[in-house]
RNA sequence: UGAUCCCGUGCGGGAGAGCGUCCUGGCAGCCGGUCAGGACCCCUGAAGGAGCAAGCCCUCCCCGCGAACCUCUCAAGGCAAAGGACCGUGCGGGCCAG
Numbered sequence: 001u002g003a004u005c006c007c008g009u010g011c012g013g014g015a016g017a018g019c020g021u022c023c024u025g026g027c028a029g030c031c032g033g034u035c036a037g038g039a040c041c042c043c044u045g046a047a048g049g050a051g052c053a054a055g056c057c058c059u060c061c062c063c064g065c066g067a068a069c070c071u072c073u074c075a076a077g078g079c080a081a082a083g084g085a086c087c088g089u090g091c092g093g094g095c096c097a098g
Base pairs, nucleotide, nucleotide: 001098005094006093007092008091009090010089011088012087013086018041020040021039022038023037024036025035026034027033042078043077044076048074049072050071051070055065056064
């Protein structure tokens, strides 16, 4: 000096699923619409969370370790906004091959 990688952060991209029914209140208005809350049913999975295969450990078994955008759907979400795994990139920092 320092690639790759890791952490933080800014920016960009970023899917899926009823803007369902009933009740209450407000706005507004009088065919009805919209916002918020509560209840009920349906649905989504890419925040978070949970589960496990091969394999490892063990003479063997059990226990234990063991990933995900796979599964569950606790949570979260189902117009927009927000959020959003993940990808790209700028900046700051860390380890170190060379």